[in-house]
Fluoride riboswitch aptamer (crcB RNA motif) from a Gammaproteobacteria bacterium, 63 nucleotides, folded computationally.
The organism belongs to Gammaproteobacteria, within Bacteria.
Of the family's consensus pairs, 100% are formed in the model.
RNA sequence: CGCAAUCGCGGCGAUGGAGUUCGCCCACAACCGCCGUCAAAGGCUAAUGACUCCUACUGGACC
Numbered sequence: 001c002g003c004a005a006u007c008g009c010g011g012c013g014a015u016g017g018a019g020u021u022c023g024c025c026c027a028c029a030a031c032c033g034c035c036g037u038c039a040a041a042g043g044c045u046a047a048u049g050a051c052u053c054c055u056a057c058u059g060g061a062c063c
Stems, first nucleotide, its partner, number of pairs: 010025004016054006033044003
C1' cells in the first nucleotide's frame, strides 16, 4: 500500500478540525445569533454549549 473476513455504529447545541466534558432531541424532534423595520432595506459580534489544542481571521509589538 492492496485484498478478504468479522465486529461495532444516532442526531444537535449561529462559521472549520480534534480531544474531554455538560446539556438537548428521538426524526412530526433537538438546532437554525443580535440590532433594526409594519415588512423590508441596512448594520454588528463570534471559529467553543464549556475547556484545551490546531487551522483560518482580527489587533498590537519585535526582528